About this RNA
This is a predicted structure of a 336-nucleotide RNA (Archaeal signal recognition particle RNA) from a Promethearchaeota archaeon. Lineage of the source: Archaea > Promethearchaeati > Promethearchaeota. The sequence is in RNAcentral, with records from ENA. It matches the Rfam family "Archaeal signal recognition particle RNA". It is annotated as a non-coding RNA gene. Gene Ontology terms of the family: signal recognition particle, plasma membrane targeting and SRP-dependent cotranslational protein targeting to membrane, signal sequence recognition. Clan: SRP clan. A source record names the gene ffs. Of the family's consensus pairs, 94% are formed in the model.
C1' cells in the first nucleotide's frame, strides 16, 4: 500500500434555518415565518455572552463508522418577509356638485273600517254667556255742613228814681252759645269736654223790720252779736245748666275713589249653553290608494377630488425542495 474485525475510545460531526428588532458590531432570551427521525436542565430586554478568529454562555445528553455521517453550494422551484412608487386595480373612509328612487313632509282623489246621526245631520234663525264702548242703580269709603230779618239779653254810655240792698227808659256799636220766621240739601240722637260770657245758685255774705228772756264780746249801765221775718228782698262763690272742640250715629250733599255686585242700549267675534225651523247628512281620525308639490334633502344614485386597508407590480432577501461541482473522511486490533 491493501484486506479484515470491533468500537460508548480521548477527536469529529449533526441536533435546525430565516425575518424584523435590538446593538458600535454578531449571537440568544422576547416576537413573527418556518423545517426536521432529532434534544433536556439553568439565567437572560433598564438583560445574558462576546469581539470581525464575534456566528450565543453554563451543565448533561441522544445518533453516526458506510467511497459514513456531515459541510459548502452556482442554477432550478418556492412558502414567506420588507421596502418602493408619478402611474394600475381597490373593499372602506371624507369633500363638493348634481340628481330626485325610496324615506319625511304639506295637500289632494278614491275605497273601507271607527266615532256622531229620525232618542234627529248640514244650514238657518234667536236668546243667554264672552268682548268692547256709552248709561245707570245699588254697596263701601273720602270729603262737606249756607245765609236773611225781627224780638229778646249782655258789654258801654246817658238820664229818671226809691227810706236801703236797688229799679226804670233810651241811644250806640259790638256781642250772644237763646227765641220766631223764610231760604237753602246743610243736619238728628247720644256721651265726653275746656275758658270766659250768660242761666239758676245749696252754704255763706250784705239790707231793711222785729223780738229781746238768756248767753258771748268789748271795760261799758251801753253799743255789737247769737235769734226771728221780709212784696216774688239783693248782690252772688263752688257745683249743675249751656259752651268751641272731640267720640259714636242716622239723614243729607258731592262731575272724588272703589266693589268678584247688579241693569239697560249699540257693535264685535264664532268658541260655549239653550230655544225654533228644517228632514239626512256632516266632521275628524286611521290605513290604502291617485295626482301635485315642498326641503340647510335623512338613506341611496351618478360625477369629480383627497385618502386608504389590501392585490397586482417592481426590488431585496428568505425557510424549505432538488442540485451541477467542491471540500471532508477518525481510533484500535489482527493478516498479507
Nucleotide at each position: 500500500g491493501g484486506c479484515g474485525g470491533c468500537g460508548g475510545u480521548a477527536g469529529g460531526a449533526u441536533c435546525g434555518g430565516g425575518g424584523a428588532g435590538c446593538c458600535u458590531g454578531u449571537c440568544c432570551u422576547g416576537c413573527c415565518c418556518u423545517g426536521u427521525a432529532a434534544c433536556c436542565c439553568g439565567a437572560a430586554a433598564u438583560g445574558g455572552a462576546c469581539a470581525u478568529u464575534a456566528u450565543g454562555c453554563g451543565g448533561g445528553g441522544a445518533u453516526c463508522a458506510g467511497c459514513a455521517a456531515c459541510c459548502c453550494g452556482a442554477a432550478a422551484g418556492g412558502c414567506g418577509a420588507u421596502g418602493c412608487a408619478a402611474a394600475c386595480c381597490a373593499a372602506c373612509c371624507g369633500g363638493u356638485u348634481u340628481u330626485a328612487a325610496g324615506a319625511c313632509u304639506a295637500g289632494u282623489u278614491g275605497c273601507a273600517c271607527g266615532a256622531c246621526a229620525g232618542u234627529g245631520a248640514a244650514a238657518u234663525u234667536c236668546c243667554g254667556u264672552c268682548c268692547u264702548a256709552g248709561c245707570g242703580g245699588g254697596c263701601u269709603g273720602g270729603c262737606g255742613g249756607a245765609g236773611a230779618u225781627u224780638c229778646g239779653g249782655c258789654a258801654u254810655c246817658u238820664u229818671c228814681u226809691g227810706u236801703a240792698g236797688g229799679g226804670a227808659a233810651g241811644a250806640u256799636u259790638g256781642u250772644c252759645a237763646g227765641g220766631a220766621u223764610c231760604c237753602u240739601u246743610a243736619u238728628u240722637a247720644g256721651g265726653u269736654g275746656a275758658a270766659c260770657c250768660g242761666g239758676c245758685u245749696a252754704g255763706g255774705c250784705c239790707c231793711g223790720g222785729g223780738a229781746g228772756a238768756c248767753g258771748a264780746u268789748c271795760u261799758g249801765u251801753g253799743a255789737u252779736u247769737g235769734c226771728c221775718c221780709g212784696a216774688a228782698g239783693g248782690a252772688g262763690c263752688a257745683a249743675c245748666c249751656u259752651a268751641a272742640g272731640c267720640c259714636u250715629u242716622g239723614a243729607c250733599g258731592u262731575u272724588c275713589a272703589g266693589c268678584g255686585c247688579u241693569g239697560g242700549u249699540a257693535g264685535g267675534g264664532u268658541g260655549c249653553g239653550g230655544a225654533a225651523u228644517g228632514g239626512a247628512g256632516a266632521u275628524c281620525g286611521u290605513g290604502c290608494u291617485u295626482c301635485u308639490g315642498g326641503a340647510c334633502a335623512c338613506u341611496g344614485g351618478a360625477a369629480u377630488c383627497g385618502g386608504a386597508a389590501g392585490g397586482a407590480g417592481c426590488a431585496u432577501c428568505c425557510a424549505c425542495u432538488u442540485a451541477a461541482g467542491g471540500g471532508g473522511u477518525c481510533g484500535c486490533c489482527g493478516c498479507c